[in-house]
Molecule: Guanidine-I riboswitch aptamer
Organism: Herminiimonas sp.
RNA sequence: ACUCAGGAUUGCUAGGGUUCCGACUCGGCCAAGGGUGGCACGAGUGUCUGGUCCGAGAGCGAUCCGGCCAAGUCGACAUGACGGGGCUCCACGGAGGGAUAAAAGCCCGGGAGAA
Numbered sequence: 001a002c003u004c005a006g007g008a009u010u011g012c013u014a015g016g017g018u019u020c021c022g023a024c025u026c027g028g029c030c031a032a033g034g035g036u037g038g039c040a041c042g043a044g045u046g047u048c049u050g051g052u053c054c055g056a057g058a059g060c061g062a063u064c065c066g067g068c069c070a071a072g073u074c075g076a077c078a079u080g081a082c083g084g085g086g087c088u089c090c091a092c093g094g095a096g097g098g099a100u101a102a103a104a105g106c107c108c109g110g111g112a113g114a115a
Base pairs, nucleotide, nucleotide: 006065007064008063009062010061011060012059015054016053020051021050022048023045024044025043026042027041028039029038030037031036066088067087068086069085072082073081074080090110092113096108097107098106
């Protein structure tokens, strides 16, 4: 310096914020008059447990495809066909930027860098 880490889809989670819902606070209006309650309303709050939502290369599963391995059955005995089995390892990682309503273990990124 080059090549090499199999790929795709999907579910869940760690985690994430606040578009919507809910919750809470203040206000408005209505009702009640003992404590207060109600709403097709407005504003704010994620340092609000939540529902919706986002969500892992280095988290957990499932399915499919690919690759490798040793055998089996059939056979016209070959560079053939068929159905199963096993394996598919390893992986420390900023800052900064980006998208979305917003943020994040999302994306840049198995990046820069380190060992």